A computed fold for a 72-nucleotide RNA from Patescibacteria group bacterium UBA1400, annotated as transfer RNA. Rfam family: tRNA. The family's RNA type in Rfam is transfer RNA. It was read from a public genome assembly. The source organism's lineage runs through Bacteria and Bacteria candidate phyla. Its mean pLDDT, the model's own confidence on a scale to 100, is 81.
[in-house]
RNA sequence: GGCCCUGUCGUCUAACGGUUAGGACGCCACCCUCUCAAGGUGGCAAUAUGGGUUCGAUUCCCGUCAGGGUCA
Numbered sequence: 001g002g003c004c005c006u007g008u009c010g011u012c013u014a015a016c017g018g019u020u021a022g023g024a025c026g027c028c029a030c031c032c033u034c035u036c037a038a039g040g041u042g043g044c045a046a047u048a049u050g051g052g053u054u055c056g057a058u059u060c061c062c063g064u065c066a067g068g069g070u071c072a
Base pairs, nucleotide, nucleotide: 001071002070003069004068005067006066007065010025011024012023013022018055027043028042029041030040031039048064049063050062051061052060
């Protein structure tokens, strides 16, 4: 350099082109407890980035960036 794959809350992981972007762990608050742990309830938090297609894009297309694989 060519080709292929991947990129979603702090982490892991869902989401026919029409979802309030869901769940688990974690974190915060409250309940429970003499206290802690465990348990219960609630909350915070995400689509790598720039364009395009579309009435509508996390999803489809192109570029860029990052990571991985492969051919040299």